[in-house]
């Protein structure tokens, strides 16, 4: 000098991510249960199945009616904690108060996807017009790289060229990108 590889640190995006809060608030719900009443009569309890166990003609279970009347799981607003692959999806495997299956929930794996959030279609999870995944579009941003144009700034003065920054255009991905360091090859 800063060309290439490596690895360290620190930082940046913004409606940015993520957890916790026997708090709050809606929703779940006049639901589910619980006690009476009629009615009707053999089953019912646990997502399916099965085993065992409980309730049942002293009335199961349904349907009506009166009283009363929850709860988890999901979410908002708000705190407050870690934070910037933050995270979130997928796939494998393990496990999960009797067996098996599904569905969840934990753990562990894996560069399979996704730069960020917002708005609309559809599908999926959902009680759900919340919410969230996923997938298509849409405008927006934050960044790198190419391209174009004028302008302005810079390498002591002028020229020439080159950088840089303003602005449109493509394009690309977080494995990036900004900045500094340290190595190690090159010149």
């Nucleotide at each position: 000098u800063g060309g290439u590889g490596a690895g360290g640190u620190a930082g940046a995006g913004g409606c940015g991510c993520g957890g916790u809060g026997a708090g709050u608030c809606a929703a779940g719900a006049g639901u589910a249960g619980u006690a009476c009443u009629u009615g009707u009569g053999a089953g019912a309890g646990c997502g399916g199945g099965g085993a065992a166990c409980u309730c049942a003609a002293u009335g199961a279970g349904c349907a009506a009616g009166u009283a009363u009347g929850a709860a988890a799981g999901g979410g908002g607003a708000c705190a407050c904690c870690g934070c910037c692959g933050a995270a979130g999806c997928c796939c494998a495997u393990g496990u999960u108060a009797c067996c098996c299956c599904c569905a969840g929930g934990c753990a562990u794996g894996g560069a399979g996807c996704u730069g960020g959030g917002c708005c609309g279609g559809c599908a999926g999870u959902g009680a759900a017009u919340a919410a969230c995944u996923g997938u298509c579009g849409g405008a927006c941003u934050g960044u790198c790289a190419c391209c174009a144009a004028a302008u302005g700034c810079u390498a002591c003065c002028c020229c020439u060229u080159g950088g840089c920054a303003u602005u449109g255009g493509u394009g690309g991905a977080g494995a990036g990108c900004u900045a500094u360091c340290u190595c190690a090859c090159g010149u």